[in-house]
RNA sequence: UAAAAAGUUUUAUAGGGUUCCACAGUUUCAGAUGGGAGACUGGUUUGGUCCGAGAUAAAACGUACAGCGCAGCUGUAUACACGGAAGGACAAAAGCCUGGGAGAU
Numbered sequence: 001u002a003a004a005a006a007g008u009u010u011u012a013u014a015g016g017g018u019u020c021c022a023c024a025g026u027u028u029c030a031g032a033u034g035g036g037a038g039a040c041u042g043g044u045u046u047g048g049u050c051c052g053a054g055a056u057a058a059a060a061c062g063u064a065c066a067g068c069g070c071a072g073c074u075g076u077a078u079a080c081a082c083g084g085a086a087g088g089a090c091a092a093a094a095g096c097c098u099g100g101g102a103g104a105u
Base pairs, nucleotide, nucleotide: 007061008060009059010058011057012056015051016050020048021047022045023042024041025040026039027038028037029036062078063077064076065075066074067073068072080100082103087097088096
């Protein structure tokens, strides 16, 4: 800037792995009784950063309908939703994306 209308965005969560931090182990250097700095390994390490739901939650905006003192304001509504395997990205994985998919009813 534009679009969308079982709309969009933000926040939080279920969940997720391991880039970074922390933690643990091994080890090197330093060496004051002790504290420190680095390397390797570990997510079968609770964690912090991070990713994160169509079928989780909340809020805001938008939209629809109705009314009104009508460039707008107010109210109501924004329902329902069982779901593989395989693949993809980022460091990696996942209820992320593919996907309200394939299927099922």
This is a predicted structure of a 105-nucleotide RNA (Guanidine-I riboswitch aptamer) from Clostridium aminobutyricum. Lineage of the source: Bacteria > Bacillati > Eubacteriales > Clostridiaceae > Clostridium. Its Rfam family is "Guanidine-I riboswitch aptamer". About the family: This family represents a conserved RNA structure found upstream of the ykkC and yxkD genes in Bacillus subtilis and related genes in other bacteria. Its mean pLDDT, the model's own confidence on a scale to 100, is 86.